Predicted 3D model of a 688-nucleotide part of an RNA (large-subunit ribosomal RNA, domain II) from Beta vulgaris subsp. vulgaris.
Its mean pLDDT, the model's own confidence on a scale to 100, is 81.
Rfam family: Bacterial large subunit ribosomal RNA.
Context: one part of a larger RNA
């Protein structure tokens, strides 16, 4: 790991509801007793029911509240006992699993520490005390050699240890091999009998050790402890079909109330859509208010100066109230004011489907109002549209309104829960569409037509930048000749004045005039020390027809650097690219064909219409296993159960038959009753 057997909503009681049933001359008994047993018959003590309202005295179809029937609240009636199912309470209460507490006992054969009694430590080094002699000395202290043989001494075997590295990691081994390492006469080792016990012990102290177990051993017991937490919970079909939200909450991943959901009533006649009209102050505008705001006028007051004995008064390139012109801004400003959505309740208009009917009326469903029962959800998600927060950051956070996902398959978007299209009873090798397609990959025009794009733009991206192109305005100049090449002039007073070493158009400052002339600045830009020189404005002549010059729209350029090649899905395209127009076709579980099933329409049947994706979950309506009754049954060695193959049926669960397996037991139908259905539980058990 695989296949097999086991394995999770029960049982009892004690309300609640809905069904069936009995009795309703209301209904029923419990203990108990009876009886071989179970009954049957007896027990009427109780119970619920027959009347409610007030706290109560009361009073009573009413009653209570009051100074009042003024008025609200309640009531103005209802069955009961059984069985059946759902559901609640209590009890392990659908199954399996803790860490733990607490009680009673084992354990010091490991191991801590102590205590009796024993054992054991190869050779090697070092040489303290002390003693002896010798020098020394009044004695000594001192010193020299020697002898001695001290040490938690020194090196290093057994023995104890475990510092480091490699193997080993399903190990030789649940701590070890191998190679080095430390200690080795000591607080050393060590063998053995014994003492201390679980909130204790013991501990040179690690929270270490107390039998592979220790921040509190180990057995049993309480205990099937608790688990607002995990996992898992077993046959089919049919109908419906949510939630992720308010409030509360020692609440936040869990409960309660409400919403939503099934599902069963009762009542009610519209329901619903469209105009119209009521309200309100959101976007938007706007400054009338409140506030903020930028300039400008006039200039209360204050500075600052100037006069003055003061008190004034002038004067002011400063501050600036207040008015006032111009010009903004606001979620918590409003003189204004919308679509939309919401409210109301008379209006006008339109107003579905079945079913029933000869008509009409009506009764059901649908729609709405209250109600029984009994769920789940109370973790969202992304898109759109208005906001808050934030950086108008996030696949980010919180809110409203709304869509899809959740629980939705199917086509497009290459690929992709949350986009686009569209809501899947089921078959079909029929047929028209929707989004998006139509060169091949790939169904379908390598289709028409007018334009654009050269950039492989398309097939990612901004400020910014450009005689890209194509369009379509404004405006200047022009046959009295523009706009570009070329050819000639571009001069004189004057080197203007200042100013400098110089300044002579051309450092810098003023001023910027006359004159000759078709035209020429006291000068446009190189240039020199300063001059020259070049060259511009401007001018003629040549040439001959459009140039200049601002906005503005489409496409397209440039900005445009990352790490395997990867920014059209690919090959490829100059359209098979972009914009418009037009026809076609292709394109899905969508719509139609044509067959078949269901579910609804009260109950039967036929037909019509309508319906049948679905997760928590509801609700209906079957199938199968075991045993029990019928039943010592029908059948059964002229082959049962069981097992297997293969055929046939049923929308499934499953059911019939078959057999050349088996070898002895057993149905069907109608009823009961459960240890009734396994794929999943790090699920158990035995096999392989």
């Nucleotide at each position: 790991g695989c296949a097999g057997g086991c394995g999770a909503c029960u049982c009892a009681u004690a309300g609640g509801c809905a069904g069936u049933g009995g009795c309703u001359u209301g209904g029923u008994u419990a203990a108990g007793g009876g009886a071989a047993c179970c009954c049957a018959g007896c027990g009427g003590a109780g119970c619920c029911g027959u009347a409610g309202c007030g706290a109560a005295a009361g009073a009573u179809a009413g009653u209570c509240u009051u100074c009042a029937u003024a008025g609200c609240g309640c009531a103005a009636u209802u069955a009961u006992c059984a069985c059946u199912g759902c559901u609640u309470g209590u009890g392990g209460a659908c199954c399996c699993g803790a860490a733990c507490c607490u009680g009673g006992g084992u354990g010091a054969u490991c191991u801590a520490u102590c205590c009796g009694u024993g054992a054991c430590c190869a050779g090697a080094a070092u040489g303290a005390a002390g003693c002896u002699u010798g020098g020394g000395u009044g004695a000594a202290a001192c010193u020299a050699a020697g002898u001695g043989g001290a040490g938690g001494u020194c090196c290093g075997a057994a023995c104890c240890g475990a510092c480091u590295a490699a193997u080993g990691u399903u190990g030789a081994a649940g701590a070890a091999u191998c190679a080095g390492c430390g200690g080795a006469u000591g607080a050393g080792u060590u063998a053995u009998c014994g003492u201390u016990a679980g909130g204790g012990g013991u501990u040179a102290a690690a929270u270490g050790c107390c039998a592979c177990u220790c921040g509190a051993a180990c057995c049993c017991a309480u205990a099937g402890c608790u688990a607002g937490g995990u996992g898992g919970u077993u046959c089919u079909c049919c109908c419906c079909g949510a939630a992720a939200u308010c409030c509360a909450u020692u609440g936040a991943g869990g409960c309660g109330c409400a919403g939503u959901a099934g599902u069963u009533g009762a009542c009610u006649a519209g329901a619903c859509a469209u105009a119209a009209a009521u309200g309100g102050a959101u976007a938007a505008a706007g400054c009338a208010c409140u506030g903020u705001u930028u300039c400008g006028g006039u200039g209360c007051g204050g500075g600052c100066c100037g006069c003055g004995a003061a008190a004034a008064c002038a004067a002011u390139a400063c501050c600036a109230a207040a008015u006032u012109g111009a010009g903004g801004c606001a979620a918590a400003c409003u003189c204004u004011a919308a679509a939309u959505a919401c409210u109301u309740g008379a209006u006008a208009u339109g107003a579905c489907c079945u079913c029933c009917a000869a008509a009409u009326a009506a009764c059901a469903g649908g729609g709405g109002u209250c109600g029984g029962c009994u769920a789940g959800u109370g973790a969202g998600a992304c898109g759109a549209u208005g906001g808050g927060g934030g950086a108008u950051a996030a696949g980010c956070u919180u809110c409203a309104u709304c869509g899809u996902c959740g629980a939705g398959a199917g086509g497009g978007a290459a690929a992709c829960a949350g986009c686009c299209c569209g809501g899947a009873u089921c078959a079909c090798c029929a047929g028209c569409u929707a989004a998006g397609g139509c060169c091949c990959c790939u169904a379908a025009a390598u289709g028409a037509c007018c334009g654009c794009u050269u950039a492989g733009u398309g097939a990612u991206a901004a400020a910014g930048g450009a005689g890209g192109u194509a369009g379509g305005g404004g405006u200047g100049c022009a046959g009295a000749g523009a706009c570009a090449u070329c050819u000639a002039g571009g001069a004189g007073g004057u080197u203007u004045g200042c100013c400098u070493a110089g300044a002579a158009g051309c450092a810098a400052c003023c001023a910027c005039c006359c004159u000759c002339g078709a035209a020429a600045g006291a000068g446009u830009g190189c240039a020199u020390a300063a001059u020259a020189u070049c060259u511009c404005a401007c001018u003629a002549a040549u040439c001959g027809a459009g140039c200049g010059u601002u906005g503005u729209u489409g496409c397209g350029c440039c900005g445009a650097a990352g790490a395997u090649g990867a920014a059209c899905g690919g090959g490829g395209c100059u359209a098979a690219g972009c914009g418009g127009u037009c026809u076609g076709c292709c394109g899905a579980a969508g719509c139609u064909g044509u067959g078949g099933g269901a579910u609804g329409u009260a109950a039967a049947a036929a037909a019509g219409c309508a319906u049948c994706g679905g997760u928590a979950g509801g609700g209906g309506a079957g199938c199968g296993u075991u045993c029990c009754a019928u039943g010592u049954u029908a059948g059964g060695g002229g082959g049962g159960a069981g097992c297997a193959u293969c055929g046939g049926u049923g929308c499934g669960a499953g059911c019939c038959g078959u057999g050349c397996c088996g070898g002895a037991c057993g149905a069907a139908g109608c009823g009961g009753a459960a240890g009734c259905g396994a794929g999943a539980a790090u699920g158990u058990c035995g096999g392989c």